[in-house]
Molecule: c-di-AMP riboswitch aptamer (ydaO/yuaA leader)
Organism: soil metagenome
RNA sequence: UGCCGAAUCGCGUCGUCGUAUGACGCGAGCGGGGGACCCACUGGAGCUUCGGCUCCGAGGGCGAAUCGGAUUUCCGUAGCGCACUCUUUCGGCGCGAGCCCGUCAGCUAACCCCGCAGGCCCGAGAAAGAGA
Numbered sequence: 001u002g003c004c005g006a007a008u009c010g011c012g013u014c015g016u017c018g019u020a021u022g023a024c025g026c027g028a029g030c031g032g033g034g035g036a037c038c039c040a041c042u043g044g045a046g047c048u049u050c051g052g053c054u055c056c057g058a059g060g061g062c063g064a065a066u067c068g069g070a071u072u073u074c075c076g077u078a079g080c081g082c083a084c085u086c087u088u089u090c091g092g093c094g095c096g097a098g099c100c101c102g103u104c105a106g107c108u109a110a111c112c113c114c115g116c117a118g119g120c121c122c123g124a125g126a127a128a129g130a131g132a
Base pairs, nucleotide, nucleotide: 002120003119004118008028009027010026011025012024013023014022029116030115031114032113033112034111039106043056044055045054046053047052059101060100061099062098067076068075069074079095080094081093082092084131085130086129087128088127089126090125
């Protein structure tokens, strides 16, 4: 030597008297999605010549943020966060939301595409080991 989070760093161009600022583009890094072989693959109803056919229910992604009771607002819970970093132990305090795609997506090498926001704190517990 702040915290949650992927959300940081660098370079170039334009504009400008100049600086600051801004816009655009590129790269590194971090994060996410799509995407072969192989493997894997849902429920109900009706019909059936038992081979199948028809209709209904959608499904998926980011994130810790799921699920169950009770009922109009609570109680729990999978899971998640807490001050130099990692592991273990004890104790304490919080979160356990929200948003997006649109009938299409399992896994998935090559390859392709996207994001780099937003919000917060003024004491932030202790022990052991290793490290910076």